[in-house]
Molecule: Bacterial RNase P class A
Organism: Myxococcales bacterium
RNA sequence: CGACGUGACCAGGAGAUCGUCGGCGAUCCUCGAGAUCGCGGGAGGAAAGUCCGAGCUCCACAGGGCAGGGUGCCGGGUAACUCCCGGUCGGGGUGACCCGGAGGAAAGUGCAACAGAGAGCAGGGCGCCGCGAGGUUCACCUUGCGGUAAGCGUGAAAGGGUGCGGUAAGAGCGCACCGGCGCCACCGGUAACGGUGGCGGCCAGGCAAACCCCACUUGGAGCAAGACCGAAUAGGGAAGCGUUCGAGGGCGGCCCGUCCGAUGCUUCCGGGUUGGUUGCUAGAGGCCGUCGGUAACGGCGGUCGUAGAGGAAUGAUCUCCACCUCCUCGCGGGCGACCGCGGGGUGGCACAGAACUCGGCUUACGGACACGUCGGGCC
Repeated sequence: CGACGUGACCAGGAGAUCGUCGGCGAUCCUCGAGAUCGCGGGAGGAAAGUCCGAGCUCCACAGGGCAGGGUGCCGGGUAACUCCCGGUCGGGGUGACCCGGAGGAAAGUGCAACAGAGAGCAGGGCGCCGCGAGGUUCACCUUGCGGUAAGCGUGAAAGGGUGCGGUAAGAGCGCACCGGCGCCACCGGUAACGGUGGCGGCCAGGCAAACCCCACUUGGAGCAAGACCGAAUAGGGAAGCGUUCGAGGGCGGCCCGUCCGAUGCUUCCGGGUUGGUUGCUAGAGGCCGUCGGUAACGGCGGUCGUAGAGGAAUGAUCUCCACCUCCUCGCGGGCGACCGCGGGGUGGCACAGAACUCGGCUUACGGACACGUCGGGCC
């Protein structure tokens, strides 16, 4: 100097004028969601996606099972989670680091184009060997039966590799070593797992983010949830069942169970209300310090009060500054590439707007800083 990796941070600042929402205070008044004045506050780190988890509300209560759904290595964190932290194993990268679809393929079913004889408890094509028959120039050729999978070929992948023995020819057929797999023992670790040694010829893969099996877990719907006030309409019409021996209905689907239930309940058709208040902002809250912990995070102490709109406010204009890109001038440093300070000019300033709230994940995106890795040049 270039390329890369990781971490947390910021998301422009100040002033003036006008406007807007809410809070506090004062005054006036027609007492009205009224008017005027003053003071303070008013959109993110993703507010986005609606992918998870909850707080909260309703289904009067919300129990058991089946089905359905979710998660899937170990340990920890958390209100909880498919999230976060640490670790183990596997994969990628020269590396710093990053990713993980991480239980089971010997319970079963299924999938893998083409090529190839054959793609799972397979296969015999060329070739090699044995026996028989025929031809014959005695080299060999054709053919039938049997054996073979070491050599060749196809393929992404073909029944472990090297060597020796053995055989009619071969083959883990046997043996030595190596690799994989299984079992056992010891050591380390809370564990996942790792290391060392021994035994066994066991030697047939991949995909379960294919169906499936196993373990654990799991009510539903959602702020357009709900609550209250006011007002209006047609206290409308029809059908079915039934009156305690329980019809009918509720509890996501089904079953059990349970509850409501008698001028009752259910189903269908039609009509009215689209007004107002509330839910609605003090929270598993933010910030600072300290202690514990590798960390996520937790304990203790202190401090702050940090939008609440309601068709949807948080804005518009002007000036100056900050930051960034490019050009240029002066001074200084350097062998050089370039660097620092000051001045002037042009242009720019990303992604993007709360709607009950919070913990995450995913996606979009500008800037500066710190640490680390690799490469090049110079001293």